Predicted 3D model of a 262-nucleotide part of an RNA (large-subunit ribosomal RNA, domain VI) from an uncultured Flavobacteriales bacterium.
[in-house]
Context: one part of a larger RNA
RNA sequence: CGCUCGAGAUUUGAGCGGACCCGUCCCUAGUACGAGAGGACCGGGAUGGACGUACCUCUGGUGUAUCUGUUGUGGCGCCAGCUGCAUUGCAGAGUAGCUAUGUACGGAUGAGAUAAGCACUGAAAGCAUCUAAGUGCGAAACUCGCCGCGAGAUGAGAUCUCGUUGAGAGCCGUGGAAGACGACCACGUUGAUAGGCCGCAGGUGUAAAGAUGGUGACAUCAAAGCCGAGCGGUACUAAUUGCUCAAAAGCUUAUGAAGACG
Repeated sequence: CGCUCGAGAUUUGAGCGGACCCGUCCCUAGUACGAGAGGACCGGGAUGGACGUACCUCUGGUGUAUCUGUUGUGGCGCCAGCUGCAUUGCAGAGUAGCUAUGUACGGAUGAGAUAAGCACUGAAAGCAUCUAAGUGCGAAACUCGCCGCGAGAUGAGAUCUCGUUGAGAGCCGUGGAAGACGACCACGUUGAUAGGCCGCAGGUGUAAAGAUGGUGACAUCAAAGCCGAGCGGUACUAAUUGCUCAAAAGCUUAUGAAGACG
C1' cells in the first nucleotide's frame, strides 16, 4: 500500500515446512521344522543407541553488582575497624538467569490407493489361464493422519461485536520469562507495572562493639551479621494532567439542471 466505510476479537485451511531411523533381550517355545546340529513365522513385553523438541525438579557448569578467608601495598592521624589497587589480586562456596554431560517427551497406532508379488471369478481359445471385462489382498515409498506456519490464498475467505453521541489507535510514562532498534506483552491511581519497605525462600557461615571464661591463641553469648536477580504482601516513590490521529455508502433537508406526466 492492498483486501472498496473504519475498527477489535475469534477463526476456516488453499498451500508450505518439520518429523519419518536402527538395535538387543525376554515370553510364546527349545514349540513348529529337523536324524541331529540347530531353530523359527505370527503375536506380546522389556530395554537401549543415534537424532530431535521442550525444560531446569534432580546431577553438574557458569554466576567480575552475593558471602567468607587471605597476601602485598596505599589511604581513612594511630590501635581496632573499614576501604582502593594488584587478572574479579588470589582462594573457598554460591541464589536467579542461561545451560548439558541433567530431566521429560517424540518416531507410533490407524485409514485410503498402490509397487513387486499372491489370489478369486473368467473368456478370447468348449480345456487351461491373476486379466482381456470384473474382484480381493499386498511395502519404511505415495495421499491422509502427528507437529509448526499459514487469507498478499490479489481467488485477499468466514463469524461475532463496536463505531462521528468518536469505535479504535498512537504519543508519554512504569516495566517485562519480549528485545539490536522498531516490534511484541503487562500496567498507568477504578493501579501491584517497576523501585523501596516488610515477610519468606535461598546463599554465605557465626559481623562490629561489649560481656564472660582462659596467661594466651581462642571460645561462648550468637544458625549470628551481611546478601543480586526468586516467592508473597504493602501505594511509601514513580506511572500526573493531558495531547494527536481516526471511518463512507446510505438517509434527511435545501438549491439548481435535465427528462416525464398533467
Its Rfam family is "Bacterial large subunit ribosomal RNA".